[in-house]
Parts: sequence; structure tokens; C1' cells
RNA sequence: CACGUGCUCCGGGGUCGGUGAAAUUCCGAACCGGCGGUGAUAGUCCGCGACCCGACCGCAGCCAGCGGCCGGUUGACCCGGUGGAAUUCCGGGACCGACGGUGAAAGUCCGGAUGGGAGGCAGCACGCG
Repeated sequence: CACGUGCUCCGGGGUCGGUGAAAUUCCGAACCGGCGGUGAUAGUCCGCGACCCGACCGCAGCCAGCGGCCGGUUGACCCGGUGGAAUUCCGGGACCGACGGUGAAAGUCCGGAUGGGAGGCAGCACGCG
């Protein structure tokens, strides 16, 4: 220094106005963009995670429930320019956003969540070359 294992730490952003009895939910305008990859920087490419559904295993066992693991499901982009190379940069115009809740329909409010999490060129220990 590289690699492996274990532990620790880190690990998601965003609002104003109008109408109304009531809306950060409607209407108008605005704002936001997890992780890895990539001939070159990505919400829209290829994958992954989160939410949801199911089988199996464990705890419990009356039910409810909790955990593990595997599988399924899972949104959206074009045109022009530069270039060796860009659906990633520049210019222009679009589009997308789990579940439950709510005095009225939610990407932006509240909640599960002081959770989980892909992962990290973060730290420590041990092993190994």
C1' cells in the first nucleotide's frame, strides 16, 4: 500500500399567493432531486435502496405482532451545440415523484421514522499478500 473480516461513524431535499366555511392537498406561480456505474459531471441511461406484495425460516404461539432471508412489484427526455467520447456538460423546451393521515384531492404538511437503507477515497482492530 492492496485485499478480507469485524466493529464504530456518516448516510434525502423542497412554498408563496389566490379562492373557500375548510386546502403548504384545488388553481396560479415557485422549489427539490438518495447510492453505485458510465469513453465526460445523470431525478429521466444501466443497476441498487426506500414503500408495497408473497413464499420460507426463527421468536412468540390463541390471535395480533417482531426479526431474518429469498423472490416479485417499483415513476419520468427529447431537440440543438461542443467534443475523440456526453439521453450526464452548454442552450432550449418537457416530464416524474411510495404508503397511511387530513375540516378539501399532498414530491414539498403530519405520521410509521430518534426507524430502515443502497452505500462511503470516514475511522479503528485483527488477518493476509
FMN riboswitch aptamer (RFN element) from Catellatospora paridis, 129 nucleotides, folded computationally. Its Rfam family is "FMN riboswitch aptamer (RFN element)". Rfam's curators write: The RFN element is a highly conserved domain that is found frequently in the 5'-untranslated regions of prokaryotic mRNAs that encode for flavin mononucleotide (FMN) biosynthesis and transport proteins. This element is a metabolite-dependent riboswitch that directly binds FMN in the absence of proteins. In Bacillus subtilis, the riboswitch most likely controls gene expression by causing premature transcription termination within the 5' untranslated region of the ribDEAHT operon and precluding access to the ribosome-binding site of ypaA mRNA.The FMN riboswitch structure, reported in present an FMN-bound six-stem junction, adopts a butterfly-like scaffold, stapled together by opposingly directed but nearly identically folded peripheral domains. The coordinates come from a structure-prediction model, not an experiment, and the mean pLDDT is 82.